A computed fold for a 76-nucleotide RNA from bacterium UBP4_UBA6127, annotated as transfer RNA. It was read from a public genome assembly.
[in-house]
Order: sequence, then C1' cells, then structure tokens
RNA sequence: GCUGGAGUAGCUCAGCUGGUAGAGCAACGGUUUCGUAAACCGUAGGUCAGGGGUUCGAUUCCCCUCUCCAGCUCCA
Repeated sequence: GCUGGAGUAGCUCAGCUGGUAGAGCAACGGUUUCGUAAACCGUAGGUCAGGGGUUCGAUUCCCCUCUCCAGCUCCA
C1' cells in the first nucleotide's frame, strides 16, 4: 500500500425488511439478615467512532476520515 472484519450503556454483546435503541454482568436504592454474601424487587446510565449524502424518516443504505484486528504484497 491492497483486501476483509469490527467500532452500540462502565464491561461483554444483540438489534430481523429503514419506522420509539435493548439484554446479561457491573453500579445505585430497597426487601431480607445480628451483619455480610447470595436471592428478589426497583432506579439510573446512549454524540449508535467522526463528518457528509439519500430519504417523510438512518445504528441500519451510499461516500470520506479515524481507531483496532486478521490476511496479502513491496522495500530494507
């Protein structure tokens, strides 16, 4: 340099044919307990990597850029 994949909550990841962004764990509060843990109930948490385009409407489609991973190629 080229090709492919990935980027969504603090972490790990879903999100179907474009139509109100979700789960588990973690955090916080409560119930329970002599107390802690566990369990149960609840609450909060989002620039969907960034920018632009198409569309009535974009996490989703198109273009550019950035970061990470893998493979290939070139030079030394």